[in-house]
Context: one part of a larger RNA
């Protein structure tokens, strides 16, 4: 010197992103127990008080009297609690080897396919899975317990439905033409039939186009101007533009650039935290929206207790460096 492990005066987080670490809290048995609540639960809430052993009584549960230690749950096992706020409803899954969560799952909502030889999946095909199951059933896609609720847009894309008309493919179909030559012709050239190429008009399926539905389908929810009797601010009004202008909750938010936004609270002091205000750079209603008891090895602030985390280091044991033989 380090490691591992014990103690520590005063003080008590003053450390440090940050109480990380460590202390402290524990067993049982009485008393007592709040906000809030889906009436279950919060809840061991919280906060107290008892505990050995002897001897007597009792059926006991226990009572009642004595006794000893510093210390009687005598060692060892053995909860720290608390207020608020974010996320995710809960129990559960997950990145074997940096991540355990707000991530994924979930019950539950809901859209949609899919009448059975079912849709969908696997396979070149038999054939299987679905399923020895029959829409209270299976497959997908998205929400995510419960509470209150889910607003406008169908112009674009997607789907589903329609069928007049517009377009359209092989193919049916054969007007017409071309090459070849028997032939005719003085030639130029014509050119019968064969055999070959080419092929117009006309028929004709979806499909686009079109016409309608649909958004818990992909998606989308403006902009300038003025205007009240201080001032400012504009319920009002004017005008472009859109398919149609963002409802209803909540907002500096896991969203807020400017921003350490202004106020409040709490601290002697608070870029964090709580309440709040709304001028939301860029919330917003099942890529849900706002709640919201219980739940968490979850994320933030703050307090009680406790404490070598720290002022600020000391000592001590045990290893291991090290040093002497």
């Nucleotide at each position: 010197g380090c490691a591992u492990u014990g103690u520590c005066a005063a003080g008590g987080a003053a450390c440090u992103c940050g109480g990380c670490a460590a202390a402290a809290u524990g067993g049982c048995c009485c008393c007592g127990u709040a906000a809030c609540u889906u009436c279950g639960g919060g809840a061991g809430a919280a906060g107290g008080g008892g505990c050995g052993c002897c001897u007597g009584c009792g059926c006991a549960g226990g009572c009642a009297g004595g006794c000893c230690g510093c210390a009687g749950a005598g060692a060892a096992u053995a909860g720290g609690c608390u207020c608020a706020a974010g996320c995710a409803a809960c129990u559960g899954u997950u990145u074997a080897g940096c991540a355990a969560a707000a991530a994924c799952a979930c019950a539950g909502g809901u859209c949609u396919a899919u009448g059975c030889a079912a849709a969908a999946c696997c396979g070149c095909a038999a054939g299987g899975u679905g399923a020895g199951g029959u829409a209270u059933a299976u497959g997908g896609g998205c929400u995510g317990a419960c509470g209150c609720c889910u607003g406008c847009c169908c112009g674009g894309u997607g789907c589903u439905g329609g069928a007049a008309g517009g377009u359209u493919a092989a193919g049916a179909g054969g007007a017409g033409g071309g090459g070849u030559u028997a032939g005719c012709g003085c030639a130029a050239g014509c050119g019968a039939g064969g055999c070959u190429c080419c092929g117009a008009g006309u028929c004709c399926a979806a499909g686009c186009c079109c016409c309608a539905g649909u958004a818990a389908a992909c998606g989308g929810c403006g902009g300038c101007c003025g205007u009240a009797a201080c001032u400012a601010u504009a319920a009002c009004g004017g005008u472009c533009c859109u398919a149609a202008g963002g409802u209803a909750g909540c907002g500096a938010a896991a969203u807020u650039c400017c921003u350490u936004g202004u106020c409040g609270g709490g601290u002697a002091a608070g870029u964090u935290c709580c309440g709040a205000c709304c001028c939301g750079c860029a919330c917003g209603a099942a890529a849900g929206g706002c709640g919201u008891a219980a739940u968490g090895a979850u994320u933030u602030g703050a307090g009680c207790g406790c404490u070598g985390u720290c002022u600020c280091g000391a000592c001590a044991a045990u290893g291991c460096a090290c040093c002497c033989g």
Molecule: large-subunit ribosomal RNA, domain IV
Organism: mouse gut metagenome